A computed fold for a 96-nucleotide RNA from Vagococcus zengguangii, annotated as THF (Tetrahydrofolate) riboswitch aptamer.
The organism belongs to Vagococcus, within Bacteria.
Its mean pLDDT, the model's own confidence on a scale to 100, is 77.
Rfam family: THF (Tetrahydrofolate) riboswitch aptamer. The family has 101 seed sequences and 747 matches in Rfam 15.1.

RNA sequence: AACAGAGUAGAAGACAGAGCGUUAAGUGCUUGGAGGAUGGGAUGUUGCCUCCGGGACGAAGGGGAGACCCGCGAUUUUGUUUUCGCAUUCGCUGCA
Numbered sequence: 001a002a003c004a005g006a007g008u009a010g011a012a013g014a015c016a017g018a019g020c021g022u023u024a025a026g027u028g029c030u031u032g033g034a035g036g037a038u039g040g041g042a043u044g045u046u047g048c049c050u051c052c053g054g055g056a057c058g059a060a061g062g063g064g065a066g067a068c069c070c071g072c073g074a075u076u077u078u079g080u081u082u083u084c085g086c087a088u089u090c091g092c093u094g095c096a
Stems, first nucleotide, its partner, number of pairs: 003094003010084010020073003029055008040090005061070003
């Protein structure tokens, strides 16, 4: 030198816990604006995330005297676990 590989932010699933809504918020779709993060270093944004505003769509309640209980929601979050997971370049590991 060549070849091979590891490592990120994050994403998805399963299980368990704690919440919220069921007086419809949230989730999902779409659009405008602002911002942010993205292997150990550098550059970068088709993509990702957050916030603010607009638009369209839109739901499962029931039981109990009560405490509460059983449901429902592309619902939030925490823990465990599984799977997936940077473009260019330098670096790192193996071959050695």